[in-house]
Notes
Model confidence (mean pLDDT): 82 of 100. Transfer RNA from a Candidatus Daviesbacteria bacterium, 72 nucleotides, folded computationally.

RNA sequence: GGAGCUGUAGCUCAACGGUAGAGCAAAUGUCUUAUACACAUUUGGUUCCUGGUUCGAAUCCAGGCAGCUCCA
Numbered sequence: 001g002g003a004g005c006u007g008u009a010g011c012u013c014a015a016c017g018g019u020a021g022a023g024c025a026a027a028u029g030u031c032u033u034a035u036a037c038a039c040a041u042u043u044g045g046u047u048c049c050u051g052g053u054u055c056g057a058a059u060c061c062a063g064g065c066a067g068c069u070c071c072a
Stems, first nucleotide, its partner, number of pairs: 001071007010024004018055001026042005048064005
């Protein structure tokens, strides 16, 4: 220098162009003498950034940024 993949909750990951979710974690409650376990409830998001297409974009398109891999 060229190509490909990835970027979504604190972490690991989902999500036909049509209400952004799960598990774990955290908080609260029940239980227990207490802790743990278990159960229930709740909180938590600028979907990497900037534009474009569209009635509507996490998703499609363009350009950037970061990480990983491959080629030279």
Background
The source organism's lineage runs through Bacteria, Bacteria candidate phyla and Candidatus Daviesiibacteriota.